[in-house]
Model confidence (mean pLDDT): 80 of 100. This is a predicted structure of a 73-nucleotide RNA (transfer RNA) from Kocuria tytonicola. Its Rfam family is "tRNA". The sequence was found in a public genome assembly.

């Protein structure tokens, strides 16, 4: 310079053909226990990398853009 694959909760991820965001594991807070550890209930925590577009609606298409890996000149 060119092509691709990733970005979503602290962490690892999911979310298939657009309909209003989810699991674990972490974090608190109850229950269980004489304490702890196991366990069980339940809560908090997301501008879905960033910005237009399109559409009655967009993580999901479309265009830019940034970051990080892979190839290829």
């Nucleotide at each position: 310079g060119c092509g691709g694959a990733c970005g979503u909760a602290g962490c690892u991820c999911a979310g298939c053909u657009g309909g209003u965001a989810g699991a674990g594991c972490a974090u608190c807070a109850c229950c269980u226990u004489g304490c702890c550890a196991u366990g069980g209930u339940g809560a908090g925590g997301g501008u879905c990398g960033c910005g237009g577009g399109u559409u009655c609606g967009a993580c999901u298409c479309c265009c830019g853009u940034c970051g990080u890996c892979c190839g290829c000149u």